[in-house]
RNA sequence: CUCCGGGGUCGGUGUAAUUCCGAACCGGCGGUUACAGUCCGCGACCCGCGUCGCGCGCCCUGAACCUCAGGUCGAUCGAGGCGGUUGAGCCGGUGAAAUUCCGGCACCGACGGUGAAAGUCCGGAUGGGAGGAG
Numbered sequence: 001c002u003c004c005g006g007g008g009u010c011g012g013u014g015u016a017a018u019u020c021c022g023a024a025c026c027g028g029c030g031g032u033u034a035c036a037g038u039c040c041g042c043g044a045c046c047c048g049c050g051u052c053g054c055g056c057g058c059c060c061u062g063a064a065c066c067u068c069a070g071g072u073c074g075a076u077c078g079a080g081g082c083g084g085u086u087g088a089g090c091c092g093g094u095g096a097a098a099u100u101c102c103g104g105c106a107c108c109g110a111c112g113g114u115g116a117a118a119g120u121c122c123g124g125a126u127g128g129g130a131g132g133a134g
Stems, first nucleotide, its partner, number of pairs: 001134004009023004024120002026109002028042004037107002046084004051079003056074002059071004089105005111123003
C1' cells in the first nucleotide's frame, strides 16, 4: 500500500407481538502447555477532558478606502489522544496440561424505533474496527 474483516426464527394467543408464551437458533478479534459467547485482554456503542485541522463569524494589528497577511476569541464539522463505563459458568470425566475437549445442567447479549415489551425485525451501518492475509 491492497484486499478481507458479525451471526441468528418458527409456531401459538391476540385487534395488534419475528418484542409476550412455547420451542428453536446465533456468538467479532488477540491470548491462554488442549480448541473459549461466560478465563485474561481488545474492538465497537455510550460518557467526560484535552489537542490538531479546513472553512466561517466578531474583534485587534499591519497595510489599504477594492483586497491581503497575522493574532486572540467563538460556534459547526472532521481527525486523533487520554480517562471512565461496558453481560454471562459451574460440576463431573479424560489427560502431563483443558472454567477452552467430552458429558450434564445453566447463564449473557448496547442504543434508537416499531396499534404489544426485541441477542434474531427496522435503523445509525455500502459505517467503524480489534485484527488477518498478500
Predicted 3D model of a 134-nucleotide RNA (FMN riboswitch aptamer (RFN element)) from uncultured Aeromicrobium sp. The sequence is in RNAcentral, with records from MGnify.